Model confidence (mean pLDDT): 85 of 100. The part of an RNA shown here (large-subunit ribosomal RNA, domain II) has 685 nucleotides and comes from a freshwater metagenome. The RNAcentral record of the full RNA draws on SILVA. Rfam family: Bacterial large subunit ribosomal RNA.
[in-house]
Context: one part of a larger RNA
RNA sequence: GCCAGCGAGUUAGGUUUUAUGGCAAGGCUAAGUGACAUACGUCAUGGAGUCGUAGCGAAAGCGAGCGUGAAUAGCGCGAAUAAGUCAUAAGGUCUAGACACGAAACUAAGUGAUCUAUCCAUGGCCAGGUUGAAGCUGAGGUAAAACUCCGUGGAGGACCGAACCAGUAACUGUUGAAAAAGUUUUGGAUGAGCUGUGGAUAGGGGUGAAAGGCCAAUCAAACUUAGAGAUAUCUUGUUCUCUUCGAAAUAACUUUAGGGUUAGUCUCGGCACCAUCUUUAUGGGGGUAGAGCACUGAAUCUCCGCGGGGGCCUACCGGCCUACCAACGGGAAUCAAACUCCGAAUACUAUAAAGACAGCCGGGAAAUAGACAGUGGGGGAUAAGCUUCAUUGUCAAAAGGGGAACAGCCCAGACCGUCGAUUAAGGCCCCAAAUUCUAGCUUAAGUGAGAAAGGAAGUGGAGUUUCAAAAACAAUUGGGAUGUUGGCUUAGAGGCAGCCAUCAUUUAAAGAGUGCGUAACAGCUCACCAAUCGAGAGACUCUGCGCCGAUAAUAUCCGGGACUCAAAGCUAGAGCCGAAAUCACGGGUUUUCCCGUAAAAAGGAAAGCGGUAGGAGAGCGUAGUAUAUGCGACGAAGGUAUACCGAGAGGAGUGCUGGAGCGUAUACUAGUGAAGAUGCAUGGC
Numbered sequence: 001g002c003c004a005g006c007g008a009g010u011u012a013g014g015u016u017u018u019a020u021g022g023c024a025a026g027g028c029u030a031a032g033u034g035a036c037a038u039a040c041g042u043c044a045u046g047g048a049g050u051c052g053u054a055g056c057g058a059a060a061g062c063g064a065g066c067g068u069g070a071a072u073a074g075c076g077c078g079a080a081u082a083a084g085u086c087a088u089a090a091g092g093u094c095u096a097g098a099c100a101c102g103a104a105a106c107u108a109a110g111u112g113a114u115c116u117a118u119c120c121a122u123g124g125c126c127a128g129g130u131u132g133a134a135g136c137u138g139a140g141g142u143a144a145a146a147c148u149c150c151g152u153g154g155a156g157g158a159c160c161g162a163a164c165c166a167g168u169a170a171c172u173g174u175u176g177a178a179a180a181a182g183u184u185u186u187g188g189a190u191g192a193g194c195u196g197u198g199g200a201u202a203g204g205g206g207u208g209a210a211a212g213g214c215c216a217a218u219c220a221a222a223c224u225u226a227g228a229g230a231u232a233u234c235u236u237g238u239u240c241u242c243u244u245c246g247a248a249a250u251a252a253c254u255u256u257a258g259g260g261u262u263a264g265u266c267u268c269g270g271c272a273c274c275a276u277c278u279u280u281a282u283g284g285g286g287g288u289a290g291a292g293c294a295c296u297g298a299a300u301c302u303c304c305g306c307g308g309g310g311g312c313c314u315a316c317c318g319g320c321c322u323a324c325c326a327a328c329g330g331g332a333a334u335c336a337a338a339c340u341c342c343g344a345a346u347a348c349u350a351u352a353a354a355g356a357c358a359g360c361c362g363g364g365a366a367a368u369a370g371a372c373a374g375u376g377g378g379g380g381a382u383a384a385g386c387u388u389c390a391u392u393g394u395c396a397a398a399a400g401g402g403g404a405a406c407a408g409c410c411c412a413g414a415c416c417g418u419c420g421a422u423u424a425a426g427g428c429c430c431c432a433a434a435u436u437c438u439a440g441c442u443u444a445a446g447u448g449a450g451a452a453a454g455g456a457a458g459u460g461g462a463g464u465u466u467c468a469a470a471a472a473c474a475a476u477u478g479g480g481a482u483g484u485u486g487g488c489u490u491a492g493a494g495g496c497a498g499c500c501a502u503c504a505u506u507u508a509a510a511g512a513g514u515g516c517g518u519a520a521c522a523g524c525u526c527a528c529c530a531a532u533c534g535a536g537a538g539a540c541u542c543u544g545c546g547c548c549g550a551u552a553a554u555a556u557c558c559g560g561g562a563c564u565c566a567a568a569g570c571u572a573g574a575g576c577c578g579a580a581a582u583c584a585c586g587g588g589u590u591u592u593c594c595c596g597u598a599a600a601a602a603g604g605a606a607a608g609c610g611g612u613a614g615g616a617g618a619g620c621g622u623a624g625u626a627u628a629u630g631c632g633a634c635g636a637a638g639g640u641a642u643a644c645c646g647a648g649a650g651g652a653g654u655g656c657u658g659g660a661g662c663g664u665a666u667a668c669u670a671g672u673g674a675a676g677a678u679g680c681a682u683g684g685c
């Protein structure tokens, strides 16, 4: 790890509701006793007591009333007619371990100091080497001392280093050789040393050179047993089938936020009936979207200009000027959740009609972590698969088809069967069911098949305007002059550094000069004109589809192959494919109705039959008991194989095995159903 076995809503009492039954203004006995049986019990007896028939008051008490009160008032609770009670079964609840397993902990009584901490008593141990304190002898020295030196001496929590004790660093080991070690290295090693034996201190206690350390591999309170099945708003698990209905993730309160209580939502029963919903018609109130500026505020330009600032004049009064600020008012154009002169659509509401269904009371719940999408808002950064409201949908609890894949998107709600049909969304070249369909355009970018500001003689469509056979646009040839080097400035300024002016002449035309160029000239060129040529040319606006912008880490943003008069895009159309949708045929089942019946069943019709939590209903199987009836050595149970029956849980038949018990029907009783619990100190592999 797997298999087998075991393994979780039970029992007692109280209470409440429902069903059934007995008796009924009454119902019922309990303990006990008697009889019979004695493993259990059955039948009598027993009226104590209890529930109901009357309530009110704290009570005395009164009583269809009572209490309060001074009250005959008012108010509170009652009555105004009426069903209970006992038993059984089932649902819920309370008290009990109360569906099962699971704490860390708390308390009590005991057991531990053979480990370890400290202490007491009594013993033991410490190779070898080094250093050389005090004291003392002697010498020197002194008045005597002090003091100095040579020796001697052998002190020290002294030094080096074995045993011994420890455990510094690294490596190994890490299902180890070992539940703390090994190797190398390291600290102490005459001391606050190490150690043997015996003894002392005990659990809120000891001991502690103090680390919350140690107290038998256990210590922020040891271990054992008991209270004890402690408690667990927590986690996990909770065992057969089918039918029917079918949620919630919201509100209020909560030492409350992952839990509860009540309401809302689900289900079952009873009672009543149109009180509910949808659509249509006719009416209502509103102040949202929008819009507007009439109010409240914000805010821009302009005209007018109260008032103020600045400058000047002035002894004061005051006066003048002002490209400064600017109220009110006029004009123009704006903004607002907390603005409104206005003002929808929806929504809400009333009445009526039609169609569907809804209300109240009682029993039982579950849920009170919601998710995404569209729309309207707040928060955020008009970020988030973000967060928080409102509203609708889907998922949750919904399978099927589409979206390549993809709970929440689109279509559509699966009772079962059919090698029948029609469609939805979405598709129809191949993968892959169905058009290489029809007509007309666009795109050249593989755009389609990711993206902005911005940019561009890409290309299609529509329009405005200018020039043009009196010859346009482009191209080619020629001209492009004179006063004059305009004046000023300047070193110079000659069309062309800069400033001013920008005239006139000759002309077909030619600027006091468009650009390049020179130190300044020169030179090239343009505007402008003529010739050649001979039909369209230029500028701008709106718009369709494309282009660039376009840079990320394995190789990719059509699912792929591939696709260009498309298999891309737009417009119009004709077909087809396509689902568990719809239809057809057959069958099952629920509810209602009809018929039928003593009551049922059978028959017919209509409407239903996705489903988690959960409610309700009907069954299967296991073990045992009672009664009835069967099977079995011509082979029971059990095992094994099997193409049979039933909607299912399940049930037969037959063969082999096995070798002695076992069914069926109707009731009843329950230690009654396993795949799960990191399930089990049961077994097997």
Base pairs, nucleotide, nucleotide: 001685002684003683004682005680006679011096012095013094014093015092016091017090018089019088020087021086022085023084026051027050028049032045033044034043035042036041055062056061065077066076067075068074099237100236102234106227107226108225109224110223111222117201118200119199120198121197122196123195124194125193126191128160129159130158131156135152136151138149139148140147164188165187166186169184170183171182172181203219205215206214207213240619241618242617243616244615245614250263251262252261253260254259266364267363268362269361270360271359276356277355278354279353280352281351282350283349284348290342291340292339296336297335298334300332301331302330303329307325308324309322310321311320312319313318370395371394372393373392374391375390376389377388378387379386400411401410402409415587416586417585418584420583421582422581426577427576428575429561430560431559435574437573438572439571440570441569442568448563454548455547458545459544460543461542462541463540464539465538466537467536475532476531477530478529479528481505482504483503486500487499488498511526515524516523588609589608590607591606592605593604594603620673622670623669624668625667626666627665628664629663630662631661638657639656640655641654642653644651645650